[in-house]
């Protein structure tokens, strides 16, 4: 520090998602040690046991037990202890349910308070009463517990006295405060205190040794002056969501009098009085303990609020109050609820949110341990008790820390493992193997600190009368004290020995192969992976990250500038309210003065510790601990600054407005007034049509229409002028005149003197449909009627026609209500046009300056780009409104508004990785312009009918093998299926195999033959022994035949794994780079234009300049000529033979054509047109050649070729069948219909080719296919081989023929082993369909089209197919509207698999959330009633009643008891709000390829879109 992901590709916007840190955390796999720290986040669920608060005998009386002395009673000691009594139990531990609060931070206040115990200080501690537990006796009760009677202590209660001081109240002084008041003295007067206890001493007093009273030291009390320390109240400032929550409040605000309280105050209560809160968010709802901190982040912020520490609240729900210094009290009390327990059924008991535990929730959190050794609490003079507070150990990898699981050395780079192109490579120095080491586990030994006291002894001080007692202090000694503890440390032993896993390896992201699966199974955090060659799924090898851990997962910050204060936007992406007015807000011209609130400085205080962060220090080191600093950005106080804002005073004219004067407009309102043009009415003329459309119908008309001439009614809109021209805030507004009226503009003076700008809330306007009342009503027209198109047509067209459109009046309140752009103000190059004015200049119809306004172009700047640009989208300033992914949805529920349609305000759940704007490159368009093609047109002949051939689909079949399927399969592969071919099918038959290679064993190869059998085979016999190398033995080389195995084979799949070939678009002009240069880029110029060509050909021109690859031309052939050379050829010599090479030819080489030349056109080009000359003229014809691509176009069955499948078969051989079936349908052909013709007969003229397993002559023989025959030919000799059309005689005369020749029958030829199924041919005879072809369709522009015929290749034999060859030889082309196909530029696109694309709604059928919904069911909450437990406080002669008063009765005062206020459960009613559920229903959203249809996108086939019925 950013990255993936919207597109063909691109820039933006924008959302999703990843990489990081952290966690009380929980799941998976895996686990060696320590050390520090955490550890029920859910049920404030419910709790068995055990513990957690006691303590004091030196208040008090009693009681036990033991000692000792004593016979005993008894007495003295010691120990313990239930009551009385005192302190504590309000601390200390827990939890976070509660609470949006003066709870909590924070800063201050109390002149409105208290504070036990503790520390100084002052004064004191006198005399007296009654009493109740305990106890004893008698009862009650199951039990907890409890009554009665009688005894008694005290530091337990009660009067009395005293009164420095203390408190009220009157009086006076004197000082201070913001203010209520407040501090101090002075005098009077009244109220009000107390307790002993332990230890010593006998100087004084008393009596008997000794004790008392005394006195003394501490301890404890009383009374009060101060600290300290704790708390209580009060305050300004901070403190979460929702306005779909906008009005709440009767003790409410606030006085006055009185209560209460420690203590201010409606705290409370009587009585005046109507106040108080609230858009700076009251009031209601949800949620929620705050805070110091923590976790992230540069930072601001965002998120939390576990342990540690403050503070608050609660302690089974709720209510109360006692006791106290302190509480409404977690291990107190009382009532009431719910719940458990005991129970004799009468009645009791209890509250783990204290440590431990246990059920139970839950994905999920320890041990029913040890010890008070330390710290520290609580009683005590003390020792000592108590202390689950605390310190420790246990459990758990939960976290952070830090050791370990070995070190070196070892290439035969071992075996294995994986993968291989089969040589290796890799694992990997890794292991063995040698040679060290021993941390930590492990056993053994030893062995700190946590400890300081305290008790005896001694001494010193301090107090005393006192050496006592008590305190404080010191000490050589002794005596005691450690849970943790088998403690940390330290040393010995001992042996590599006892310790390594997890994730992940398509991008992001660091790591890649095989091998299984085959859109399956499964991954997956986004993009996305899997349909046979998966680095994405499983497994393995290898590899990468972290490591006693590693991944997943939830929830959090960050990336994220995706809430933008730091820091974002609004013209088209989300997004300016339609528009003005205007409250409150906010904001605001020039000068001076004066304040000192903002603002700056500084000083104090104060922000608790602990964290965080610096520098140390202490555990071996780290975490961890600790010392000190620094920060703690903040508040409050106080002194000072005085520019700015503010605030207050004064003045000022440049903002703003007033008057005054000019002038301009569809501005508004009201009212009359024209013409023109539709319709309808009278009547007149006139007669068959008229209207409509693409074409028609429906309509109208012989009852007189349509036309036309007159006069008449009637509504509604106002031609020209009219204009990117006026006016208004928008909406809007158009004949024309009169009346009222609102703004704005320009120019000069005069005045006011900041009066301004923006605007939430409100308020007025506010196009068209719409509503509602009452009029109008020509025209036009939703919505319905006909008629038409249509597959349908509830539309588009078409005739007709209501409401409405118009007036008045009230509603509605929304539009793509648009400059898709909110007001104001200031600033900041020009130009050019037009509107209203005002001042100049002249030549008087032009110019020049301004000001306001309404247009085009563009600098600079901005923008994502398009584009804006002084009328800003540019540079800034004020305000106000809006946005935060699409989609659900401007939906739903609720509010407000409407008469209603509806409007306005406005979510959620769920769902998707996109949705989107702007360019860009192609493709496409029933878009456009320009060009070219036998692409139309002008022609010729054709197919589509017939009948045959041949191929294909379909059917059949044991098998009809396979492949090719719009052009660009279809007489294609196959340039030849009777066996063979052959791959199909059928039935026999082999299994290292018909074939290769290797290895063993035999045997030469080879050749004749019999048998069985379809037939491959199977099984006999015979003959023959070869070559090289050696003296032989015997080895080798070919070939045969056995046998094992490695391996042969496969026309089996996959052309969608591939090579190589090929077809097409197309022989169309095109496709393209390099450097430059423009653009943020994709990309674009070059390649576009202007011309021209057959061509991106060529030339001009130009931010291009040059290149490639195509075009073209080099290359064949042909057409003329030359030369050379001439046999088989030709030949001027009758023939042959010989001779020549001029012609014809054959071969080779040359030449020739280039727009060179000449005229016109064209831009002085380029080219084009026309001419000469030439055999040829503008590429002379014709082939070969095929650019970058696209079709995942063909072909795995020509070949090769990965992968996969088969291996006594899907390999191999043989026989027969089969590919040739045969209701059918299509293609491409052959002949034909006839007279241009058949038939007959005669006579002519060619190219090109083939030809020894051959082409065959003469010549006999057959009608003929052909046979017999042999001559020549290895080919310019010889053979095929007679060219036919044509010409030239005859017939035939329009006819199913003398035309056509299918189909059958006989009878014969040829090939060949074989013609049945299934060749071909001849002879004779038979003579079908068919008389020129419907829609609809092909090919041809010249030696071409048609037409005649010959040849060749496959090949035994076969051709109507192919590929060649010549003969005969046309007709037409206006021209490019239109069909097709293409090729440039240019326009729109929601298309990019690219229109055979996109894509939208209903229906149906599954699932999902949700709206409504008769209700039903819980939660809160208010309101009014009824009720009233404990308790408090008031009443009170019912009833009791030790202390005081009083001779006494009796009083005071007390108590129970009833009784009123106030009040919890608790009931009844009726309201609000929420939340759950519900027959049915409403739209919404996703789903596989489903039904109908074509709404949008392109001029989407009716331009789309927006508001409304």
């Nucleotide at each position: 520090a950013g990255a993936g992901u919207u597109u063909g590709a691109u820039c933006c916007u924008g959302g999703c998602u990843c990489a990081g840190g952290a966690c009380g955390a929980a799941c998976g796999c895996u686990g060696g040690c320590g050390g520090c720290g955490u550890g029920c986040u859910u049920a404030a669920c419910a709790c068995a046991u055990g513990c957690a608060a006691g303590u004091c005998g030196a208040a008090c009386g009693g009681g036990g037990a033991g000692u000792u002395a004593g016979c005993a009673a008894u007495a003295a000691c010691u120990c313990c202890u239930a009551g009385u009594g005192g302190c504590g139990a309000a601390c200390g531990g827990g939890u976070g349910a509660g609470c949006a609060a003066c709870g909590c931070g924070u800063a201050g206040a109390c002149a409105a308070c208290c504070u036990a115990c503790c520390u100084u200080c002052u004064a004191g501690c006198u005399g007296g009463g009654g009493a109740c537990a305990a106890c004893a006796c008698c009862g009650c009760g199951a039990a907890a517990g409890u009554g009665g009677u009688g005894c008694u202590a005290a530091u337990a209660c009660c009067g009395a006295a005293u009164g420095u001081g203390u408190u009220g109240c009157c009086g006076g002084g004197a000082g201070u405060g913001c203010a209520u008041a407040c501090u101090u003295c002075c005098g009077g007067u009244a109220a009000g205190a107390a307790a002993g206890g332990u230890g010593g001493c006998c100087u004084c007093u008393a009596u008997u040794u000794a004790u008392a009273a005394g006195c003394u030291a501490c301890c404890a009390c009383u009374a009060g002056a101060a600290g300290a320390u704790g708390g209580g109240u009060c305050u300004g400032c901070g403190u979460c969501u929702g306005a779909u929550u906008a009005g709440c409040u009767a003790g409410u605000a606030g006085g006055c009098g009185g209560g209460g309280u420690a203590a201010a105050g409606g705290c409370c209560u009587a009585c005046c009085a109507a106040g108080g809160c609230g858009a700076c968010g009251a009031u209601c709802u949800g949620u929620a303990g705050c805070g110091g901190g923590u976790c992230u982040g540069a930072g601001a912020g965002g998120a939390u609020g576990a342990u540690c520490c403050g503070c608050c609240a609660c302690a089974c729900u709720g209510g109360g109050a006692c006791u106290g210094a302190g509480a409404c009290a977690c291990g107190g009390c009382c009532c009431a609820g719910a719940c458990u327990c005991c129970u004799a059924c009468g009645g009791g008991a209890g509250g783990c949110a204290g440590c431990a535990g246990u059920g139970g929730g839950g994905a999920a959190u320890a041990u029913u341990g040890g010890a008070c050794a330390a710290u520290g609490g609580g009683g005590g003079g003390a020792a000592c008790c108590c202390u689950g507070a605390u310190c420790c150990a246990g459990c758990c990898a939960u976290g952070c820390c830090g050791c370990g699981u070995g070190u070196g050395u070892g290439a035969a780079g071992a075996a294995g493992g994986c993968c291989u192109u089969u040589u290796g490579g890799u694992u990997g120095u890794a292991a063995a193997g040698c040679a060290c080491u021993u941390u930590a586990a492990g056993c053994g030994a030893g062995g700190a600190g946590g400890a300081g006291g305290c008790u005896a002894c001694c001494g010193a001080g301090a107090u005393u009368a006192a050496u006592a007692c008590u305190c404080u202090u010191g000490g050589a000694u002794a005596g005691u004290g450690g849970a943790c503890g088998u403690u940390a440390c330290u040393c010995g032993c001992a042996g590599a020995a006892u310790a390594a896993g997890c994730a992940c390896c398509g991008g992001c992201u660091a790591a890649c192969u095989c091998u299984g699966u085959g859109c399956c199974a499964g991954c997956a955090g986004c993009c996305g992976c899997g349909g046979u060659a998966a680095u994405a799924c499983a497994g393995a090898g290898g590899g990468u990250g972290c490591a006693a851990g590693c991944g997943u997962u939830a929830a959090u910050c960050g990336g994220a500038u995706u809430u933008a204060c730091u820091g974002g936007g609004c013209g088209u992406a989300a997004a300016g309210c339609g528009c003005g007015c205007g409250u409150a807000g906010g904001u605001g011209g020039c000068c001076a003065a004066u304040u000192a609130a903002g603002u700056c400085a500084a000083a104090u205080g104060u922000g608790a510790a602990a964290u965080c962060c610096c520098c140390g220090a202490g555990c071996u080191u780290a975490a961890c601990u600790u010392g000190g600093g620094a920060a703690u950005u903040g508040c409050a106080u106080u002194c000072g600054a005085u520019a700015c804002u503010g605030g207050u005073u004064g003045g000022c004219u440049a903002g703003a407005g007033u008057a005054u004067g000019g002038g301009a407009g569809a501005g508004g309102a009201u009212g009359g007034u024209a013409g023109a043009a539709u319709u309808c009415c009278a009547g007149g003329u006139g007669u068959a049509g008229c209207g409509g459309u693409g074409a028609a119908a429906u309509g109208c008309g012989u009852a007189g229409a349509u036309a036309u001439g007159c006069g008449g009614a009637g509504g509604a809109a106002c031609a020209c002028c009219g204009a990117u021209g006026g006016c208004g805030a928008a909406g809007g507004c158009a004949a024309u005149c009169c009346c009222c009226u609102g703004g704005g503009c320009c120019u000069g003076u005069a005045c006011u003197g900041a009066c301004g700008c923006u605007c939430a809330u409100g308020c007025a306007c506010g196009a068209a449909a719409g509503c509602g009342u009452g009029g109008g009503g020509a025209g036009c027209a939703a919505a319905c009627a006909g008629g038409a198109u249509u597959a349908g047509a509830u539309a588009c067209c078409c005739u007709g026609g209501u409401a409405g459109u118009c007036c008045a009046c009230g509603c509605c309140c929304u539009a793509a209500a648009c400059g898709a752009u909110g007001u104001c103000a200031a600033c900041u190059g020009g130009u050019u046009g037009u509107u209203g004015g005002a001042c100049g200049g002249c030549u008087u119809g032009c110019u020049g300056u301004u000001c306001a306004g309404u247009a085009a172009c563009g600098a600079a700047g901005c923008u994502a780009a398009c584009g804006c640009g002084u009328g800003a989208a540019g540079u800034u300033g004020a305000c106000c409104g809006c946005c935060u992914g699409g989609g659900g949805a401007g939906u739903a529920c609720g509010g407000c508004c409407g008469c209603a349609a509806g409007g306005u305000u406005g979510a959620a759940a769920c769902u998707c990785a996109a949705a989107g704007g702007a360019a860009u490159u192609g493709a496409c368009g029933g878009g456009g312009a320009c060009c070219c093609g036998c692409a139309c047109a002008a022609g010729c002949g054709g197919u589509g009918g017939a009948u045959g051939a041949u191929g294909u689909g379909g059917u059949u079949u044991a098998a009809u093998u396979c492949g090719a399927u719009g052009c660009a399969a279809c007489g294609c592969g196959a340039a030849a299926a009777a066996c063979c071919u052959u791959a199909c099918c059928u039935a026999c038959c082999c299994u290292u195999g018909a074939c290769a290679u290797g290895c063993c064993a035999g045997g030469a190869a080879u050749c004749u033959u019999g048998c069985a059998g379809a037939g491959a085979u199977g099984u006999g016999a015979g003959a023959g022994u070869g070559c090289u190398c050696g003296a032989a033995a015997g080895a080798g080389a070919a070939c045969c035949u056995g046998g094992a195995c490695a391996c042969a084979g496969g026309u089996g799949c996959u052309g969608c794994a591939u090579g190589g070939c090929c077809g097409u678009c197309g022989u169309c002009a095109g496709c393209u780079c390099g450097u430059g240069u423009c653009g943020u880029g994709a990309g674009a110029u070059g390649u576009u234009g202007g011309g021209u060509u057959a061509a991106g050909u060529c030339c001009c021109g130009c931010a291009a300049c040059g290149a490639g690859c195509g075009c073209a031309a080099c290359c064949c052939u042909u057409g003329u000529c030359a030369u050379c050379a001439g046999u088989u050829g030709c030949u001027a010599c009758g023939a042959a033979a010989g001779g020549g090479c001029a012609c014809u030819c054959u071969g080779a080489u040359g030449a020739g054509a280039c727009u060179g030349c000449c005229g016109g056109u064209g831009a002085c080009a380029a080219a084009c047109c026309g001419g000469a000359g030439g055999a040829a003229g503008g590429u002379g014809g014709g082939g070969a050649u095929g650019a970058c691509g696209u079709c995942a176009g063909g072909u795995c069955c020509u070949c090769a070729u990965g992968g996969c499948c088969c291996u006594u078969a899907u390999g191999g051989g043989u026989a027969g069948g089969g590919c040739u079936a045969c209701a059918c349908a299509c293609g491409u052909c052959a002949u034909a219909c006839a007279a241009u013709g058949g038939c007959c007969g005669g006579u002519a003229c060619a190219g090109a080719g083939g030809g020894c397993u051959g082409c065959c002559a003469a010549c006999c023989c057959g009608c003929g296919a052909g046979g017999g025959g042999g001559a020549g030919c290895c080919a310019a000799u010889c053979c095929c081989a007679g060219a036919a059309a044509a010409c030239c005689g005859g017939u035939c005369g329009u006819a199913g023929u003398c035309c056509g020749g299918a189909u059958c029958g006989c009878a014969g030829u040829c090939u060949g082993c074989a013609a049945c199924u299934c060749g071909a041919c001849u002879g004779c005879g038979u003579g079908a369909a068919g008389u020129c072809g419907g829609a609809a369709u092909c090919g041809c522009u010249a030696g071409u089209a048609a037409u005649c015929g010959c040849g060749g290749a496959u090949c035994a034999g076969c051709u109507u197919g192919c590929c060649g060859c010549g003969g005969u030889g046309a007709a037409u082309a206006c021209g490019u509207u239109c069909c097709c196909g293409g090729g440039u530029c240019u326009u729109g696109u929601a298309c990019a698999c690219a229109c055979c694309g996109c894509c939208c709604g209903u229906c149906a059928c599954a699932c999902c959330a949700u709206g409504g919904g008769a209700g039903c069911g819980g939660g809160u909450u208010c309101u009014g009633c009824c009720a009233g437990a404990a308790g408090u406080a008031g009443u009170u002669a019912g009833c009791c009643u030790a202390a005081c008063c009083g001779c006494a009765a009796g009083g005071a005062g007390g108590g129970c008891g009833a009784u009123u206020a106030c009040c919890a459960c608790g009931g009844c009613a009726g309201g609000g709000u929420u939340c759950g559920u519900g027959a049915c229903u409403g739209g919404g959203g996703u789903g596989a390829a489903g039904u109908c249809g074509u709404a949008a996108c392109a001029a989407g086939g009716u331009a789309g879109c927006c508001g409304u019925a």
Source information:
Model confidence (mean pLDDT): 84 of 100. This is a predicted structure of a 1509-nucleotide RNA (small-subunit ribosomal RNA) from iron-reducing bacterium enrichment culture clone HN132. RNAcentral holds the sequence, with entries from ENA. Rfam family: Bacterial small subunit ribosomal RNA.